[in-house]
The RNA shown here (FMN riboswitch aptamer (RFN element)) has 127 nucleotides and comes from Actinocatenispora comari.
RNA sequence: AUGCGCUCCGGGGCUCGGUGAAAGUCCGAACCGGCGGUGACAGUCCGCGACUCGCCGAUCAGUGUCGGCGAUUGAACCGGUGGAACUCCGGUACCGACGGUGACAGUCCGGAUGGGAGGACGCGCAC
Numbered sequence: 001a002u003g004c005g006c007u008c009c010g011g012g013g014c015u016c017g018g019u020g021a022a023a024g025u026c027c028g029a030a031c032c033g034g035c036g037g038u039g040a041c042a043g044u045c046c047g048c049g050a051c052u053c054g055c056c057g058a059u060c061a062g063u064g065u066c067g068g069c070g071a072u073u074g075a076a077c078c079g080g081u082g083g084a085a086c087u088c089c090g091g092u093a094c095c096g097a098c099g100g101u102g103a104c105a106g107u108c109c110g111g112a113u114g115g116g117a118g119g120a121c122g123c124g125c126a127c
Base pairs, nucleotide, nucleotide: 002126003125004124005123006122007120008119009118016028017027018026030107031106032096033095034048035047036046037045043094044093052071053070054069055068056067057066058065059064076092077091078090079089080088098110099109100108
């Protein structure tokens, strides 16, 4: 260094004003950005995860739960620098699962003390 196992870690954000009986949900402004990759740093490039749905299998009296496979899965341009940037700098934009709610939610509550891409000193084993 590599492989397997263990352990631990592993998502941020509504401040102010307006309308209203009622809004952290609407309106004006505000705020936030998981993981790996990349000729140089990415919410918007390539891929992955999360949510949702389907099929198969295991288990259960059953609702379910677990595993595997698959489907679905948002959004960026212009200028500058440079050897190299859709990643930096400047400018102007855009996007954000499901259920709930006195009123429509990226920011509140809930599934979730869950799952998770993956990461990390470290520990064990193998080579």
Rfam family: FMN riboswitch aptamer (RFN element). Rfam links the family to the GO term FMN binding. Rfam describes the family as follows. The RFN element is a highly conserved domain that is found frequently in the 5'-untranslated regions of prokaryotic mRNAs that encode for flavin mononucleotide (FMN) biosynthesis and transport proteins. This element is a metabolite-dependent riboswitch that directly binds FMN in the absence of proteins. In Bacillus subtilis, the riboswitch most likely controls gene expression by causing premature transcription termination within the 5' untranslated region of the ribDEAHT operon and precluding access to the ribosome-binding site of ypaA mRNA.The FMN riboswitch structure, reported in present an FMN-bound six-stem junction, adopts a butterfly-like scaffold, stapled together by opposingly directed but nearly identically folded peripheral domains. Model confidence (mean pLDDT): 82 of 100. Lineage of the source: Bacteria > Bacillati > Micromonosporales > Micromonosporaceae > Actinocatenispora.